[in-house]
A computed fold for a 72-nucleotide RNA from Anaeramoeba flamelloides, annotated as transfer RNA. NCBI's taxonomy places the organism under Eukaryota, Metamonada, Anaeramoebidae, Anaeramoeba. RNAcentral holds the sequence, with entries from ENA.
RNA sequence: GGGGAUAUGGCGUAAUGGUAGCGCAUUCGGCUCCAAACCGAAAGGUUGUAGGUUCGAGUCCUGCUAUCCUCA
Numbered sequence: 001g002g003g004g005a006u007a008u009g010g011c012g013u014a015a016u017g018g019u020a021g022c023g024c025a026u027u028c029g030g031c032u033c034c035a036a037a038c039c040g041a042a043a044g045g046u047u048g049u050a051g052g053u054u055c056g057a058g059u060c061c062u063g064c065u066a067u068c069c070u071c072a
Stems, first nucleotide, its partner, number of pairs: 001071007010024004018055001026042005048064005
C1' cells in the first nucleotide's frame, strides 16, 4: 500500500427501515437481629465521527477515525 470485519449506557451484548432492549455492575426499597443470597424499582445511550438517501436510519450508501484479521 490492497482487501475484509467490528464500533450501541461503566462492562458484555440484542434490535426486519417504524417507541433503542437484555444481563452484569451502580443507586433506592423489601426481606434479615445484621449482612449475603433472593425479590421489586430507579437511574444510566446525542448508537465512533462527518455527510447522503428516505415521510422515517443503530440498520441502506459515501468519506474519515480507531481496533482486529488477511495479502503484498
The coordinates come from a structure-prediction model, not an experiment, and the mean pLDDT is 83. Its Rfam family is "tRNA". It is annotated as a transfer RNA.